[in-house]
Context: one part of a larger RNA
RNA sequence: CUCCUCCAAAGGAACUCGGCAAAUUAACCCCGUAACUUCGGGAGAAGGGGUGCCCUAGUAAGGUGAAACCUGUAUAGGUGUAGCCAGAACGGGCCGCAGUGAAGAAUCCCAGGCGACUGUUUAACAAAAACACAGGACUCUGCGAACACGAAAGUGGAAGUAUAGGGUCUGACGCCUGCCCGGUGCUGGAAGGUUAAGCGGAGAUGUCAGUCUGUAGCAAUACAGAGGAAGCAUCGAUUCGAAGCCCCAGUAAACGGCGGCCGUAACUAUAACGGUCCUAAGGUAGCGAAAUUCCUUGUCGGGUAAAUUCCGACCUGCACGAAUGGCGUAACGAUCUGGGAACUGUCUCUGGAGGAGACUCGGCGAAAAUGUAGUAGCGGUGAAGAUGCCGCUUACCUGCAGCGGGACGACAAGACCCCAUGAAGCUUUACUAUACCUUGACAUUGAAUUUUGAUUAUGUAUGUGUAGGAUAGGUGGGAGGCUAUGAAGCCCGGGCGCUAGCCUGGGCAGAGCCGUCGGUGAAAUACCACUCUUACAUUAUUGGAAUUCUAACUCCGACCAGUUAUCCUGGCGGGAGACAGUGUCUGGCGGGUAGUUUGACUGGGGCGGUCGCCUCCAAAAGUGUAACGGAGGCGCCCUAAGGUACCCUCAGCGCGGUCGGUAAUCGCGCUAACGAGUGCAUAGGCAUAAGGGUGCUUAACUGCGAGACACACACGUCGAGCAGAUGCGAAAGCAGGGCUAAGUGAUCCGGUGGUGCCGUGUGGAAGGGCCAUCGCUCAGCGGAUAAAAGCUACUCUGGGGAUAACAGGCUGAUCUUGCCCGAGAGUUCACAUCGACGGCAAGGUUUGGCACCUCGAUGUCGGCUCAUCACAUCCUGGGGGUGAAGAAGCUCCCAAGGGCUCGGCUGUUCGCCGAUUAAAGUGGUACGUGAGCUGGGUUCAGAACGUCGUGAGACAGUUCGGUCUCUACCUGCUGUGGGCGCAAGAGAUUUGAAGGGAUCCAUUCCUAGUACGAGAGGACCGGAAUGGACAGACCUCUGGUGAGCGAGUUGUCACGCCAGUGGCAUAGCUCGGUAUCUAUGUCUGGAAAGGAUAAACGCUGAAAGCAUCUAAGCGUGAAACCAACCCUGAGAUUAGAUCUCUCUCCGCAAGGACUAAAGGCUCCUCGUAGACGACGAGGUUGAUAGGCUGGGUGUGUAAGGUCUGUAAGGACUUUAGCUUACCAGUACUAAUAAGCCGUGCGG
Repeated sequence: CUCCUCCAAAGGAACUCGGCAAAUUAACCCCGUAACUUCGGGAGAAGGGGUGCCCUAGUAAGGUGAAACCUGUAUAGGUGUAGCCAGAACGGGCCGCAGUGAAGAAUCCCAGGCGACUGUUUAACAAAAACACAGGACUCUGCGAACACGAAAGUGGAAGUAUAGGGUCUGACGCCUGCCCGGUGCUGGAAGGUUAAGCGGAGAUGUCAGUCUGUAGCAAUACAGAGGAAGCAUCGAUUCGAAGCCCCAGUAAACGGCGGCCGUAACUAUAACGGUCCUAAGGUAGCGAAAUUCCUUGUCGGGUAAAUUCCGACCUGCACGAAUGGCGUAACGAUCUGGGAACUGUCUCUGGAGGAGACUCGGCGAAAAUGUAGUAGCGGUGAAGAUGCCGCUUACCUGCAGCGGGACGACAAGACCCCAUGAAGCUUUACUAUACCUUGACAUUGAAUUUUGAUUAUGUAUGUGUAGGAUAGGUGGGAGGCUAUGAAGCCCGGGCGCUAGCCUGGGCAGAGCCGUCGGUGAAAUACCACUCUUACAUUAUUGGAAUUCUAACUCCGACCAGUUAUCCUGGCGGGAGACAGUGUCUGGCGGGUAGUUUGACUGGGGCGGUCGCCUCCAAAAGUGUAACGGAGGCGCCCUAAGGUACCCUCAGCGCGGUCGGUAAUCGCGCUAACGAGUGCAUAGGCAUAAGGGUGCUUAACUGCGAGACACACACGUCGAGCAGAUGCGAAAGCAGGGCUAAGUGAUCCGGUGGUGCCGUGUGGAAGGGCCAUCGCUCAGCGGAUAAAAGCUACUCUGGGGAUAACAGGCUGAUCUUGCCCGAGAGUUCACAUCGACGGCAAGGUUUGGCACCUCGAUGUCGGCUCAUCACAUCCUGGGGGUGAAGAAGCUCCCAAGGGCUCGGCUGUUCGCCGAUUAAAGUGGUACGUGAGCUGGGUUCAGAACGUCGUGAGACAGUUCGGUCUCUACCUGCUGUGGGCGCAAGAGAUUUGAAGGGAUCCAUUCCUAGUACGAGAGGACCGGAAUGGACAGACCUCUGGUGAGCGAGUUGUCACGCCAGUGGCAUAGCUCGGUAUCUAUGUCUGGAAAGGAUAAACGCUGAAAGCAUCUAAGCGUGAAACCAACCCUGAGAUUAGAUCUCUCUCCGCAAGGACUAAAGGCUCCUCGUAGACGACGAGGUUGAUAGGCUGGGUGUGUAAGGUCUGUAAGGACUUUAGCUUACCAGUACUAAUAAGCCGUGCGG
């Protein structure tokens, strides 16, 4: 010194983030007990009283209960003696400080937030407000249930059946739960649109026999070309074709959402009221600065001396709000917040004690760490904070105990930050897949009926512009056709229809009707053939839908058999049924699952901005040249705005002139090398025009291209000239777009046109190549893919001080301070005081800038503790000025010695407030100080609110909770030893170089109610007293402590019992207390006087005949400086001084002999000393310690005995007995004995 334990005067939460910790309370009995309440609670509420021992008394009451007795019920009931069990109270008395005498054993109350409750949770930093919960609601599920696990079989659900089961939300209870269906989701709907596989095959393409044409040939034939049937092959449109989506509804206790502006009332203010815009609808009730309120410590009230907290209100709700429930609420809570009582060492302010460590000795004996170390301070330097470099200073060598300032200490390849074409987890309306679910087709898969499409064939019908007899489909043929197998006409019926009529069935009827011709018209009709539109009928083929069937398939069974089997198989019976299920293909849905993506630059990153091209400046007179430097443009346009030949000259100003104006077009003039114009920005150009016109035109051509510019590459730029074919011009010539410099995109992939270049046995073809051309805001513009967003505080890895947050460094915009100028105000007067507009410095405390050390770690705010320095001084001290009468101030100069308070609120620094003070200073020191403490804030993981986000999540927003390690080697510092030195050794006493400490102030009184002042008020100078804070010493006093000094006392055990003692229970508890140590107690201190000075004030005094405090000279002058006061101090290696004590003979010498001094040490007894060493007292010539004796002190009257009382107990003996550490005395015991060092006169 640390930990554990005990005690504490006075005060009593002043401590602190916070009563953390500790203390208080505590058992049993009795009394008594509020608000509120869900009537159960609250409640052990709170708050009081009692408790030992003796007598009463083993009594009263009680239980049981033999015998006995009684009883119309009798193996019963009743009474109740003895015995047994259990056992008071009232009352009386006794003792102590204290009677649940020790131990064990709630602190309580008031108010608020949250959650109803008991429960559960992050094993090992979070126990909570989180989870759960009973209750509420929505929704799904009819049983082979939904749902879940599972390739499947199967199983759970459930041996359950909608009062059941699953999912989601909410979260007892009470009062309630508003509006919105536009979006998303879910449910329902099916008319329309869109839509897959499949069905189907209009058509297209390739090939190709035969054919044709051309050439050659007399011919056969050969070659070339055209077209091309069937077949084969490829492609393939319409049609049919489900769900989904679009669409239409419903649904919010589904996901979710729930406005703005303006005006208005007879004070003002406000707005019941009105207007207007928007919306799917505009937030109702309730609550509200709240776990939600930024501003904010809102405002008011309460509580407090004082409150950023708390409670109650208000409502301006940044950004409450109704089952992501709203508002209340008794009870409950190791919850969070505020207040109070009691209590206390939490504190003022610490002290003492016991124990365990630490320390010494003995035994045993790690770890971390470690480049080598002979490891100082300051100033400087330096990769910017040095033991190691430079300079100066300091420092004999070396241990031990301590402290933790430094070694950018140890520990952990920083978790923050950034980076990586890193990782992982999570999310979603990122991308791409995919399980599941769902849709259809086909298969498994059969029969029948009805109905409805498509196609083919046959037959029948159908057809109205105008004109025309009239309902003329088209073309062709056509002069005849039909008719007793019944013409016209009439009647009835059916169909079509443009309402005119046409077709047709039946009946009557009984002989004609139609065409040619004519007329109308584009077309002429009878009749025949082919055929179109539409419709009908039949046949064939092929689909759809519905219904029925049973035999596939499937399910079931109180059945039968295998078989003693809840399986299985078969049978039987029943249900269902070509569905379901399953397989293949297919559309949809699909963060359920998976793989990935999610740019770069960047004065850190993010947010913002930017990303290619052109022009200018920067750019430093060649070219080139950066920045998140300063300014602007482009992503086109033009058939003329191109070519050529020829012609012309602008802008401005003045005057004149119809509408006509300042300004239009017209005329004249002046000026005039360019100010106009140039398609578009700027620059450079341009009048010989590149500007403005007119004519004719297409060089806005094809094939090339010497040679250059520019350049990493790839791109890019200029280009005479040659060939061809053109335009203009008489010609020379000019023309391969535009006054020039922007107007853009590599490669791959694909399209189109051209082209015998290739053609997988051959010929073709497919396909490709080449030439031309087209498709990219691939704009992140040298373009990763056809196709891609987010979160991480649950995080991880690799790296970075290449890059941020802290601190340092540089800088000094900002900041602070000072100065210059002096407009002004200050009645007057710039400068007593203040000082605009401006200017110049210093400092390195603010906010920044930079990114230089540190990311293989430099711990971050505030507090506590302990400081240290600066001075730009808060107080105290000295002075100048004053708009200084005095007093009190203001301002400036000097001055750093000392001092500079306690509380309320808040994590706060700060700040505000209360009360004081002489004053309550400003800053630096890694915003001093976490190997010193704390851990309230910030800044991990949990949770909640508001807000943002679809979401995962997020917030210099809020809220509750949340592991602070280190044994010290070096240096440093505080102490304390050893060695050696100090030229012999030793014992004492000192000097003082140097260093350190201390250094504060107030109040009252006197001078003096004086000076001053009208008064009110009220001094300087000087002299006393007292006090606060601080410091030192001490223990007489006042207190504390005092683990055994005395006493009391409970429970229990032991000494055989009584008595008396002892042990244990925190020293059992309690009351006192010696020594010691100690503060809150006592005493003392700061002074006075001196030296030299600061500002300032002077003397004399020139330079400068004066003046002048100064230049020479001489004074005065402050808590600062030096001494003085106190302490250390000669390792002060410069080692000092004084006094005293001690030490030999031989030999020339080498050496020998003798001696062992003074003194010291070891050792022993000890303490005023002390971690150990050391220091001090003593060691027999002795009081050092113990013992003993005496005394003191403390306690408080021992034991034993006698007496007394029924007893507890009391009285007397007896102010007894006992008494640690105190004061003496006394050798009884122990300091015995002994050894060692140290020499001989000293360079």
Annotation:
Predicted 3D model of a 1243-nucleotide part of an RNA (large-subunit ribosomal RNA, half B) from a Candidatus Goldiibacteriota bacterium. Its mean pLDDT, the model's own confidence on a scale to 100, is 85. It matches the Rfam family "Bacterial large subunit ribosomal RNA".